Molecule: transfer RNA
Organism: Paludibacteraceae bacterium
RNA sequence: CGCGGGAUAGAGCAGUUGGUAGCUCGUGUGGCCCAUAACCACAAGGUCGUAAGUUCAAGUCUUACUCCCGCUA
Numbered sequence: 001c002g003c004g005g006g007a008u009a010g011a012g013c014a015g016u017u018g019g020u021a022g023c024u025c026g027u028g029u030g031g032c033c034c035a036u037a038a039c040c041a042c043a044a045g046g047u048c049g050u051a052a053g054u055u056c057a058a059g060u061c062u063u064a065c066u067c068c069c070g071c072u073a
Stems, first nucleotide, its partner, number of pairs: 002071006010025004019056001027043005049065005
C1' cells in the first nucleotide's frame, strides 16, 4: 500500500426494515441496618469518532477523513 472488523453515558456492550437512544456494572441521593456490605427505590450522565450528502425524518444509507484491532505481502 491492499482487504476485513470496530468507534454509542465513567467502564463493558445492545440498538431489528431509517421513525422519541437502551441494558449491565459503576456514580449520586433516599430507604433498610446499631453500623458496613448486600438488597430495594429514584436520579444524574450521550451533540452515537469528525465533516459533508440523501431524506419529512439518520446511531442506521452514501462519500471523505481521523483513531483502534486483525489478515496478507